Predicted 3D model of a 75-nucleotide RNA (transfer RNA) from Sinorhizobium meliloti.
[in-house]
RNA sequence: GCGGGGUAGAGAAGCGGUUAUCUCGCCAGCCUCAUAAGCUGGAAAUCAUGGGUUCGAAUCCCAUCCCCGACACCA
Numbered sequence: 001g002c003g004g005g006g007u008a009g010a011g012a013a014g015c016g017g018u019u020a021u022c023u024c025g026c027c028a029g030c031c032u033c034a035u036a037a038g039c040u041g042g043a044a045a046u047c048a049u050g051g052g053u054u055c056g057a058a059u060c061c062c063a064u065c066c067c068c069g070a071c072a073c074c075a
Base pairs, nucleotide, nucleotide: 002069003068004067005066006065009024010023011022012021017055026042027041028040029039030038048064049063050062051061052060
């Protein structure tokens, strides 16, 4: 230098436009003799960092940091 990625504690979604969503986990309540399961509610991410474009950016562009993969064959 090439390809893919970085979004709540974990894993993942998220055409440039309402309050960033889901699963698991966590907390509280209901249920139960009790636990689990189930039901209800709640906390938690300003989207890797900085800049740019735009009326508006997790989303587009640039730089930087970090992670994964390839750096071989064929044509």
The RNAcentral record of the sequence draws on ENA and GtRNAdb. It is recorded under the gene name tRNA-fMet-CAT-2-1. The organism belongs to Ensifer, within Bacteria. Rfam family: tRNA. Rfam classes the family as a transfer RNA. Model confidence (mean pLDDT): 81 of 100.